[in-house]
A computed fold for an 84-nucleotide RNA from Virgibacillus sp. AGTR, annotated as c-di-GMP-I-GGC riboswitch aptamer.
RNA sequence: GUUGAUAAGGGCAAACUUUUCGAAAGGGGAGGACGCAAAGCCUAGGGUCUAAGGAUUCUAUCUAUGAUCGCCUGGUUGCCAAGU
Numbered sequence: 001g002u003u004g005a006u007a008a009g010g011g012c013a014a015a016c017u018u019u020u021c022g023a024a025a026g027g028g029g030a031g032g033a034c035g036c037a038a039a040g041c042c043u044a045g046g047g048u049c050u051a052a053g054g055a056u057u058c059u060a061u062c063u064a065u066g067a068u069c070g071c072c073u074g075g076u077u078g079c080c081a082a083g084u
Base pairs, nucleotide, nucleotide: 001084002083003081004080011036012035016031017030018029019028020027021026034070040076041075042074044073045072046071047068048067049066053063054062055061056060
């Protein structure tokens, strides 16, 4: 460097509950663990979600400047060492 084990020391924290922010998707705090070798960080590309605002053929439809890194790809940083 690669790779990732019935290794060691650990780390993170889904759903759900509660509280809070938000128009919503969803985010923050506390509890809680489904899982994760980057489930550390970054919207850089794509996908998906929402539609306040804007538009239209107007009680509906379209639209991201919003969201998702625990959707994928990519970038970047990192613990340990069975194997190579």